[in-house]
Context: one part of a larger RNA
């Protein structure tokens, strides 16, 4: 854009695409049973487990974690403190969220109609015959049922409702369960959208500074113990309108 000249919200049908979404092994009990003289040795069927793919998560376990938080070597800022650099983390130890697999969970029956094949009835052919008319059955493969898109399915659909001079929708703004850009989706004071504080729950590991103890030294000083409400950090949570979503604009349907 179009779907016969009204627009619009929101929820559906589903014609039709597409998937492998499932494929394997193995145990156990059937069972030392059926079979066989023995020797030997099953299956249907039910459970369970493992494995190869799929899809999805992120509470466990684990990676990673250049937010963070702590050791520390050099060397600079005069020394302390506090910090720069040594890599696009200096180097080490840890690590929340986050995203990951090496963690977690699921990934069925079952119906239909056939094949090849098994049969019934049956005739041509008084007889047989599964076949000629007709019928039952019979596969991991088809068709359905599971997932996922789908009204652009031109037979172009279908139900509620709101408006038609105001129903929606866009722009502005706070933002993320979303994201290359567009879109999507939550908000915009009738408000918890996001930022700050509280307060929770999390990392790291005991901050600065004062005092006491300290090998060693004539002494200055002195690594480092101890003790004093540890410190410092957080992409998480809930609270709370302190601050920011303000101020607007603009398109919009027969008649």
């Nucleotide at each position: 854009u179009g779907u016969a000249u009204u627009g619009g919200u929101a929820c559906c049908u589903g014609c039709g695409a597409g998937g492998a979404a499932c494929g394997g092994u193995c145990g156990u009990a059937u069972a030392g049973u059926a079979c066989g003289a023995g020797a030997g040795g099953a299956a249907c069927u039910a459970c369970g487990a493992c494995u190869g793919g799929g899809u999805g998560c992120c509470g466990c376990u684990g990676g990673u974690g250049u937010a963070u938080c702590g050791g520390u070597u050099g060397u600079c800022c005069g020394a302390g403190a506090g910090g720069g650099c040594a890599g696009a983390u200096g180097c080490c130890g840890a690590g929340c969220a986050g995203c990951c697999a090496c963690g977690c969970a699921c990934c069925a029956c079952g119906g239909g109609g056939u094949a090849a094949g098994a049969g019934c009835u049956g005739a041509a052919c008084g007889c047989a015959u599964c076949u000629a008319a007709g019928c039952u059955c019979g596969a991991a493969a088809c068709c359905c049922a599971c997932c996922u898109c789908a009204a652009a399915a031109a037979g172009a659909g279908g139900u509620a409702c709101c408006a038609c001079c105001g129903a929606g929708g866009a722009c502005a703004c706070u933002c993320g369960u979303a994201g290359a850009a567009g879109a999507c989706g939550a908000g915009u004071u009738c408000g918890a959208u996001a930022g700050a504080c509280u307060c929770g729950g999390g990392g790291u590991g005991u901050a600065c500074g004062c005092a006491c103890c300290g090998a060693g030294g004539c002494a200055a000083c002195g690594a480092g113990g101890u003790g004093u409400g540890a410190g410092c950090c957080c992409g998480c949570g809930a609270g709370c309108a302190c601050u920011a979503a303000c101020a607007g604009u603009c398109c919009a349907a027969a008649g």

A computed fold for a 255-nucleotide part of an RNA from Halobellus rubicundus, annotated as large-subunit ribosomal RNA, domain VI. The RNAcentral record of the full RNA draws on ENA. Lineage of the source: Archaea > Methanobacteriota > Halobacteria > Haloferacaceae > Halobellus.